[in-house]
Context: one part of a larger RNA
RNA sequence: CUGGGCGUAAAUCGUCUGUAGGCCGAUGAGUAAAUUGGGCGUGAAAGCUCCGGGCUCAACCCGGAGAGGCCGUUCAAUACUGCUGAUCUAGAGGAGGCCAGAGGGGAGUGGAAUUCCUGGAGUAGCGGUAAAAUGCGCACAUGUCAGGAAGAACACCAGUGGCGAAGGCGGCUCCCUAGGGCCCACCUGACGCUGAAAGACCACCCCUAGGGGAGCGAACAGGAUUAGAGACCCUGGUAGUCCUAGCCGUAAACGAUGGAUGCUAGGUGUAGGGCCGUAGAGGCUCUGUGCCGGAGCGAACGCGAUAAGCAUCCCGCCUGGGGAGUACGGCCGCAAGGCUAAAACUC
Numbered sequence: 001c002u003g004g005g006c007g008u009a010a011a012u013c014g015u016c017u018g019u020a021g022g023c024c025g026a027u028g029a030g031u032a033a034a035u036u037g038g039g040c041g042u043g044a045a046a047g048c049u050c051c052g053g054g055c056u057c058a059a060c061c062c063g064g065a066g067a068g069g070c071c072g073u074u075c076a077a078u079a080c081u082g083c084u085g086a087u088c089u090a091g092a093g094g095a096g097g098c099c100a101g102a103g104g105g106g107a108g109u110g111g112a113a114u115u116c117c118u119g120g121a122g123u124a125g126c127g128g129u130a131a132a133a134u135g136c137g138c139a140c141a142u143g144u145c146a147g148g149a150a151g152a153a154c155a156c157c158a159g160u161g162g163c164g165a166a167g168g169c170g171g172c173u174c175c176c177u178a179g180g181g182c183c184c185a186c187c188u189g190a191c192g193c194u195g196a197a198a199g200a201c202c203a204c205c206c207c208u209a210g211g212g213g214a215g216c217g218a219a220c221a222g223g224a225u226u227a228g229a230g231a232c233c234c235u236g237g238u239a240g241u242c243c244u245a246g247c248c249g250u251a252a253a254c255g256a257u258g259g260a261u262g263c264u265a266g267g268u269g270u271a272g273g274g275c276c277g278u279a280g281a282g283g284c285u286c287u288g289u290g291c292c293g294g295a296g297c298g299a300a301c302g303c304g305a306u307a308a309g310c311a312u313c314c315c316g317c318c319u320g321g322g323g324a325g326u327a328c329g330g331c332c333g334c335a336a337g338g339c340u341a342a343a344a345c346u347c
Base pairs, nucleotide, nucleotide: 004318005317006316007301008300014201015200016199017198021194022193023192025088026087027086029084030083031082033081035077036076037075038074039073040072041071048066049065050064051063052062053061054060091191092188093187094186096184097183099181103177104176105175106174107173108172109171110154114150115149116148117147118146119145120144125136126135162169163168207246208245209244210243211242215241216240220236221235222234223233258314259313260312261311262310263309266292267291268290269289270288271287272286273285274284275283276282296303297302320347321346322345329340330339331338332337
């Protein structure tokens, strides 16, 4: 390299948009580039196959004949691919009406709880644990009532419920904004799929600047435990967690399962539509989301119309363990570090 693979053995980029490229629906017509067939040319020698010969045989060598992908040219064929022009609507898209939704951004607002402050009443404990102690409290705590302040998160509803490409999204109201699904009939007429590069988004943590800081809480301090305890438990507590503007670009970013299309038994839940129908129960259908299960697949576990089944197209990735996702170089970053990515050596 070929081959073989990628749920769990090594292997699907975190996700999307998209350039080049690859691939691409139906009908009929033309063309004949690709393709197929014939002729001619070329296909040196050596080599290969066959026949004959020479070294005692063989390897080896010599002679003769044949074959030879490809390539060039010409004639022909036209199913498939390409190209040209024509037509179509099943793919794709668009306009209108309709429905559901924690989809995104901004502004405002609500109650419960927590902590703190002030005041009332009130007294000796509170807190914490397996048990304790540190800690708080006669400078009046804890508990209780009233008032006030602050920040953060939104109990119940809540649901293998919904929405989003992924990350993710949950009190309520208003404004702005985008995507997906169903149905009706209409329009365009293949406008499509994938996607090396590239770009955008991307939980948490970290970083920069300015705010904010109730609770929680790395670091840190103390109390315990223990042989020790740099921990698990307890009392405190700074960054941080929150907001604004940036940065970072990672994750068990997981369904450990790339995207698109078509096909292939069923059963039972659930979410949102449409149609039919009934007194009611219901039936059919589309889309999403669960469970079970057949064929088939699979090393097994299991998957099983949401495939890991049967096929087609495109991308990414893997190639024994360690060394190592490291060194060096390059690119990016304020830094932390990220991306790309070896070898010696060793088993």

The part of an RNA shown here (small-subunit ribosomal RNA, central domain) has 347 nucleotides and comes from an uncultured organism.
RNAcentral holds the full RNA, with entries from ENA, Greengenes and SILVA.
The prediction has a mean pLDDT of 86.